[in-house]
RNA sequence: AGCGACAAAGGCAAACCCGGGGCGACCCGGGGACGCAAAGCCACGGGACUGGUGGAGUGCCCACCAUCCAGUUAGCCGGGUUGCCGAAC
Numbered sequence: 001a002g003c004g005a006c007a008a009a010g011g012c013a014a015a016c017c018c019g020g021g022g023c024g025a026c027c028c029g030g031g032g033a034c035g036c037a038a039a040g041c042c043a044c045g046g047g048a049c050u051g052g053u054g055g056a057g058u059g060c061c062c063a064c065c066a067u068c069c070a071g072u073u074a075g076c077c078g079g080g081u082u083g084c085c086g087a088a089c
Base pairs, nucleotide, nucleotide: 002089003086004085011036012035016031017030018029019028020027021026034075040081041080042079044078045077046076047073048072049071050070051069052068053066054065055064
């Protein structure tokens, strides 16, 4: 340095519920634990999702499509960056 244990010390917290914010994806606080060795941090690439706009269609809406605009997701994957512990290899 890789690596990651039925190790130790500690950490985070899915679904769901309550309160708050946002048109929304979703976010924040409290409760709660499915899980997590980066489930710390960063939207850089891809994905997914939301709103707008456009397209196509239509009586209208929903749904559908987009190489456009604005966003969300770091607990979808990759990448970047910082970091606790130390059995085996």